[in-house]
Transfer RNA from a marine sediment metagenome, 65 nucleotides, folded computationally. It matches the Rfam family "tRNA". Gene Ontology term of the family: triplet codon-amino acid adaptor activity. The coordinates come from a structure-prediction model, not an experiment, and the mean pLDDT is 82.

RNA sequence: GGCGUAGCGUAAUGGUAGCGCCUCAGCCUUCCAAGCUGAUGGUACGGGUUCAAUUCCCGUCGCCC
Numbered sequence: 001g002g003c004g005u006a007g008c009g010u011a012a013u014g015g016u017a018g019c020g021c022c023u024c025a026g027c028c029u030u031c032c033a034a035g036c037u038g039a040u041g042g043u044a045c046g047g048g049u050u051c052a053a054u055u056c057c058c059g060u061c062g063c064c065c
Base pairs, nucleotide, nucleotide: 001064002063003062004061007021008020009019010018015051023039024038025037026036027035044060045059046058047057048056
């Protein structure tokens, strides 16, 4: 100096947190795989500003240079 968002990888730069993979359920199939549909699940921690914070500010912790 940079980064921290779901089990993993990643979007969202003030206004309802999405996507892919994974997992689960259903459909399809004689069975499996593939495919289709749906569901589960998240902003590192504490505080501040704001009507509203993943986003802006301060501190702590962890990782990288």